[in-house]
Context: one part of a larger RNA
RNA sequence: UGUACAACAUUAAUGCAUACGGUGGAUGCCUUGGUCGAAAGUACCGAUGAAGGACGCACUUGACCGCGAUAGUCUGCGAGGAGCUGCCAAGAAGCUUUGAUCCGCAGGUUUCCGAAUGGGAUAACCCCUCCUUUUUUGGGGGAUCCUGUCAUGAAUACAUAGUGGCAGGAAGGGCACGCACUGAACUGAAACAUCUAAGUAAGUGCAGGAAAAGAAAUCAACAGAGAUUCCCCAAGUAGCGGCGAGCGAAACGGGAACAGCCUAAAGUUAUUUGCGCUUCGCGCAAGUGAAGACAAAUAACGGGUAGUGGGGUCUGUAAUAUGGUAUCAGAUGAGGAUAGCUGAAAUGUCUGGAAAGAUAUGCCAAAGAACAUGAUAGCUGUGUAAGCAAAAUUCAAAUCUGGCCUAACGGAUACCCGAGUAACUCAGGACACGUGUAAUCCUGGGCGAAUCUGUGGCGACCAUGCCAUAAGGCUAAAUAUACUUUCGGACCGAUAGUGAACUAGUACCGUGAGGGAAAGGUGAAAAGAAGGGCGAGAUGCCCUGUGAAAUAGUACCUGAAACCGUAUGCUG
Numbered sequence: 001u002g003u004a005c006a007a008c009a010u011u012a013a014u015g016c017a018u019a020c021g022g023u024g025g026a027u028g029c030c031u032u033g034g035u036c037g038a039a040a041g042u043a044c045c046g047a048u049g050a051a052g053g054a055c056g057c058a059c060u061u062g063a064c065c066g067c068g069a070u071a072g073u074c075u076g077c078g079a080g081g082a083g084c085u086g087c088c089a090a091g092a093a094g095c096u097u098u099g100a101u102c103c104g105c106a107g108g109u110u111u112c113c114g115a116a117u118g119g120g121a122u123a124a125c126c127c128c129u130c131c132u133u134u135u136u137u138g139g140g141g142g143a144u145c146c147u148g149u150c151a152u153g154a155a156u157a158c159a160u161a162g163u164g165g166c167a168g169g170a171a172g173g174g175c176a177c178g179c180a181c182u183g184a185a186c187u188g189a190a191a192c193a194u195c196u197a198a199g200u201a202a203g204u205g206c207a208g209g210a211a212a213a214g215a216a217a218u219c220a221a222c223a224g225a226g227a228u229u230c231c232c233c234a235a236g237u238a239g240c241g242g243c244g245a246g247c248g249a250a251a252c253g254g255g256a257a258c259a260g261c262c263u264a265a266a267g268u269u270a271u272u273u274g275c276g277c278u279u280c281g282c283g284c285a286a287g288u289g290a291a292g293a294c295a296a297a298u299a300a301c302g303g304g305u306a307g308u309g310g311g312g313u314c315u316g317u318a319a320u321a322u323g324g325u326a327u328c329a330g331a332u333g334a335g336g337a338u339a340g341c342u343g344a345a346a347u348g349u350c351u352g353g354a355a356a357g358a359u360a361u362g363c364c365a366a367a368g369a370a371c372a373u374g375a376u377a378g379c380u381g382u383g384u385a386a387g388c389a390a391a392a393u394u395c396a397a398a399u400c401u402g403g404c405c406u407a408a409c410g411g412a413u414a415c416c417c418g419a420g421u422a423a424c425u426c427a428g429g430a431c432a433c434g435u436g437u438a439a440u441c442c443u444g445g446g447c448g449a450a451u452c453u454g455u456g457g458c459g460a461c462c463a464u465g466c467c468a469u470a471a472g473g474c475u476a477a478a479u480a481u482a483c484u485u486u487c488g489g490a491c492c493g494a495u496a497g498u499g500a501a502c503u504a505g506u507a508c509c510g511u512g513a514g515g516g517a518a519a520g521g522u523g524a525a526a527a528g529a530a531g532g533g534c535g536a537g538a539u540g541c542c543c544u545g546u547g548a549a550a551u552a553g554u555a556c557c558u559g560a561a562a563c564c565g566u567a568u569g570c571u572g
Stems, first nucleotide, its partner, number of pairs: 001009002015570008028557001029521002033492002035489007043481001044173002052113003055068003059091002064086001065072001074107005083095003118127003128142005144170009177208001178206005188195001192242001218225002229256004239247002260474003263418001267301008277292006307452001309417003312413006323405003328402005335395004340388003346361005362379002364368001370382003424446007433459001454469005508515002528556001531543004
């Protein structure tokens, strides 16, 4: 739709199933790249122009990389030994056993900007001046500040300021690690204010190859230890804490590494200073001159360094040595670094596109790490074990030489032993410790000692006892880390792992600070499809050809799902 309805019949869509495709790019496998760590090495670069850039340089040249008008390179010395002209193919043209390319060392060149430095500027541009020169398109100089030195030289006489020359230095970058200064908030406390986060992030300054710290005014506890630093432990303990959240030691013990020193003061000399003091001279006096003592400042020399206190001075005894040298210099240069070199041992057969697989029989091994090679290789290659090597540059143990440093024991004396310091007080900060019983350390204001019969500490404070000797300084190693090399991982394997396995801090976005991707895989080898057909033509399709495979055809390994088709069947 036909029929009044049902039944029945027919057809389309939808749905389902099977098969074959398209799309898509999951999954599997892979790794050029990451990530974490270990060991060793090494540690600053820069006015001799850095870091970082701009612009150029190739036969053809777009980015990257390399290089700089000597521009895809130049020279010397080594190493190496057959090919080479990066990535990157191709063509062209060349180089190379008279040793190229490549690799190492040392040099040369190194435009312009940039601290940028002759002046300027909108970085990679513009403009000026002097000297020199084989006059050229050449070479060199010209910023500022600091230090030293020489010259010159105002107001203003001497002088000074200033100016100029010469010599040396600085600047800027990096900054992982270090020290110092400044110093958040989110957050946590299930809110939040003390507190936490955190002295973190961030900012600033100053360095070094490391830095910082460091030779007890230390810890301990009546026993003792003996600078600092780092690790383990002590210990999530003792403690701190709106006793909340949380924060959180130290000694002892065990290791790594070890190393100790120099000054101030007490002395002498010289110079200068002193309304002062003493003595003497002159003067009536005021005063003045000389000498001395004392004090202060400066310079030089000497001395000396300690906690069973030490040193000085005086005095006595003994001695003329012995050690040390990171803190001095020079010489020598073991051994390393930066290229490299030698380096054992296997063949046949079978399957297959290919043998390293299977099989048969062997071999090497101080080498059976690893990777590559047409599938899984000790014996194919690079290597590995074990050895060897440097013209040049460089690091450097140890040694030698010189230089420098280095000693005792008594007695007496009471000269010295780090002052606006210690302590105290107020206010803060640091200590695991939030004001607390709050010691200790640091700082700002105030105040303000002692010199060994001294002073500080031992967690308020006092006593006793013990320990140490502040108020000056230096000091290697063990420790930290960016980078380089080597090695590793019950790390990742392309939505993972770095943001980045690829033209990646690229493309792109933003005025800017800044933000910030996607994107890996043909095949063993391009053998990347000659030739033919269809077609207007294509990177299309077909045939042929290559290949093990082309449903491996560069939109290329595998090729899931969603999604879209074709065919058939069922449904209707």

Model confidence (mean pLDDT): 81 of 100. A computed fold for a 572-nucleotide part of an RNA from a Candidatus Daviesbacteria bacterium, annotated as large-subunit ribosomal RNA, domain I. It was read from a public genome assembly. NCBI's taxonomy places the organism under Bacteria, Bacteria candidate phyla, Candidatus Daviesiibacteriota.